Annotation:
Predicted 3D model of a 595-nucleotide part of an RNA (large-subunit ribosomal RNA, domain I) from a Micrococcales bacterium. It matches the Rfam family "Bacterial large subunit ribosomal RNA". Gene Ontology terms of the family: ribosome and structural constituent of ribosome.
[in-house]
Context: one part of a larger RNA
RNA sequence: AGCACAUGGUGGAUGCCUUGGCACCAAGAGCCGAAGAAGGACGUAGGAGGCUGCGAUAAGCCUCGGGGAGCUGUCAACCGAGCUGUGAUCCGGGGAUGUCCGAAUGGGGAAACCCGGCUGGAGUUAUGUCCAGUCACCCAUCGCCUGAACACAUAGGGCGAGCGGAGGGAACGUGGGGAAGUGAAACAUCUCAGUACCCACAGGAAGAGAAAACAAUAGUGAUUCCGUGAGUAGUGGCGAGCGAAAGCGGAAGAGGCUAAACCGUAUCCGCGUAAUAGCCGGCAGGCGUUGCGAAUACGGGGUCGUGGGGUCGUUCUGAGGAUUCUGCCGAAUCUUCAAAGAGUCAGAAAUCCAGGAUGUAGUCGAAGACCUUGGAAAGGGUCGGCGUAGAGGGUAACACCCCCGUAGACGAAACAUUUUGGACUCUUGAACGUCAUCCCAAGUAGUACGGGGCCCGAGAAAUCUCGUACGAAUCUGGCGGGACCACCCGCUAAGCCUAAAUACUCCUUGGUGACCGAUAGCGGACAAGUACCGUGAGGGAAAGGUGAAAAGAACCCCGGGAGGGGAGUGAAAUAGAACCUGAAACCAUGUGCUU
Numbered sequence: 001a002g003c004a005c006a007u008g009g010u011g012g013a014u015g016c017c018u019u020g021g022c023a024c025c026a027a028g029a030g031c032c033g034a035a036g037a038a039g040g041a042c043g044u045a046g047g048a049g050g051c052u053g054c055g056a057u058a059a060g061c062c063u064c065g066g067g068g069a070g071c072u073g074u075c076a077a078c079c080g081a082g083c084u085g086u087g088a089u090c091c092g093g094g095g096a097u098g099u100c101c102g103a104a105u106g107g108g109g110a111a112a113c114c115c116g117g118c119u120g121g122a123g124u125u126a127u128g129u130c131c132a133g134u135c136a137c138c139c140a141u142c143g144c145c146u147g148a149a150c151a152c153a154u155a156g157g158g159c160g161a162g163c164g165g166a167g168g169g170a171a172c173g174u175g176g177g178g179a180a181g182u183g184a185a186a187c188a189u190c191u192c193a194g195u196a197c198c199c200a201c202a203g204g205a206a207g208a209g210a211a212a213a214c215a216a217u218a219g220u221g222a223u224u225c226c227g228u229g230a231g232u233a234g235u236g237g238c239g240a241g242c243g244a245a246a247g248c249g250g251a252a253g254a255g256g257c258u259a260a261a262c263c264g265u266a267u268c269c270g271c272g273u274a275a276u277a278g279c280c281g282g283c284a285g286g287c288g289u290u291g292c293g294a295a296u297a298c299g300g301g302g303u304c305g306u307g308g309g310g311u312c313g314u315u316c317u318g319a320g321g322a323u324u325c326u327g328c329c330g331a332a333u334c335u336u337c338a339a340a341g342a343g344u345c346a347g348a349a350a351u352c353c354a355g356g357a358u359g360u361a362g363u364c365g366a367a368g369a370c371c372u373u374g375g376a377a378a379g380g381g382u383c384g385g386c387g388u389a390g391a392g393g394g395u396a397a398c399a400c401c402c403c404c405g406u407a408g409a410c411g412a413a414a415c416a417u418u419u420u421g422g423a424c425u426c427u428u429g430a431a432c433g434u435c436a437u438c439c440c441a442a443g444u445a446g447u448a449c450g451g452g453g454c455c456c457g458a459g460a461a462a463u464c465u466c467g468u469a470c471g472a473a474u475c476u477g478g479c480g481g482g483a484c485c486a487c488c489c490g491c492u493a494a495g496c497c498u499a500a501a502u503a504c505u506c507c508u509u510g511g512u513g514a515c516c517g518a519u520a521g522c523g524g525a526c527a528a529g530u531a532c533c534g535u536g537a538g539g540g541a542a543a544g545g546u547g548a549a550a551a552g553a554a555c556c557c558c559g560g561g562a563g564g565g566g567a568g569u570g571a572a573a574u575a576g577a578a579c580c581u582g583a584a585a586c587c588a589u590g591u592g593c594u595u
Stems, first nucleotide, its partner, number of pairs: 001594009015580001016545002020516002022513007029505002031168002039101003042055003046079002049075003061095006070083003106115003116135007137165002139162001141161006172203001173201005183190001187237001213220002224251005234242002255497003258441001262300006269293003278287002280330006305475001307440005312433005318337007339428005351423010362410003368383005384401002386390001392404003446470007456482001477492005532539002552579001555566004
């Protein structure tokens, strides 16, 4: 020096464990914000710091409930001082307070700071100072003041009122913009893909939606979503690829309101008769710009494709009251009651009362002893019990009967959601006829050119849509059925609203797992978006385990200490805090062998 064995050291693999994660299911919730949010800064306890809570009323204040013996959050003890059956701590409902920054909004600003005005108050001899309130911008609407071209007026301006807006939010949604790597085995049309990404805006969902739709000689009857049709029909340097629809089967199910014609009222403009116009009709009386036409606003009317509606004509229809210049007769209109129907998610809209259900604290909840091994019994043994409860967790090893629970049964002063009933609110003439007259959404439909989007890449290219230019018709009208024409069929554009079935999960509650178990599982089981890095945008860790219980080693010895040896605790200390187990590399010591 090597090899072998043994005993140690180092190291932290492995095994076991789990406070933490991951995925999914069901239900809920689906917004918060100038009444100042989200997110922060700084404070706040008797005692330093981090976390949590809270806000100068500062680990808290008031009140209403629950609960019932200890309590003053946690790391994390110790000391001090207190509270509590006159019910504390704790849990839940409602309220109060809520510094400063932040949309940040009195002005400024290098966020958490600086400096003000006005009103009221405290204090001072007075000033300084302090407290409360108020003062940003934009804007629908309303009120008041003012006020051009242009006399009235209007536009414009100013002031005030205003739970109007602003900002934040994980995904889902709609819209406006919009790539490239890639594929085509290169690459340009094409693809990736209207994807990623950026912006705007909204809701708990959004969007779509009650046929100018499909279909095809038979019919369907708003939209949305799922399955199928179907990788079909198509499209395509007919390459790579892209890729429907009808129909059928399901989920859900809901339909409404306007514009116009016509009537009335108000305002305003123009024209204009002096009575042969008008004031519902007839008769009589009376009125005198009441008249006619246009525009605007409001109310009634009206809403459809077997075309509809208005005007007009005919027939029928509960009761009472009022009005239409006056009287009588008739007629019409309005209103109340009755009757019928409907309702707060569209179609108008608000609130209250009573009952029920659910949620936000909780309550009750069966049944076991002995012997034995052991440090410890829940293990083993013996004899029992409960079970609408033998899910699960804890307790010194494995507990239906020890504890918490579980099955089951109850519970709310207050608040919230929901449901039922009532109050309440709203609506209501019907039928037939004629097609004579009026209306039925205009810079629209359509056409041309240039784009986009549709399975459809300009193609024979319809349908949908945008830009530019031109530019109709009103039911004997229009549009569509894939160029276009005819016949036939379907529908009725150019206004609006609409629940459900569908998408998603920052979040709450409950549950589940042939999910992970500390190099795994979220980056994060620990002071984690921390330490640290970066000017910054941003990047981003490592790090769990004594023991059943600290019983965490009094005392003695060596040592400056660290550390160790005794003693003691403990079942165990090679469980001693650098603490469960403790592999390997690596380092020693002892013994043996070889050289």
The coordinates come from a structure-prediction model, not an experiment, and the mean pLDDT is 81.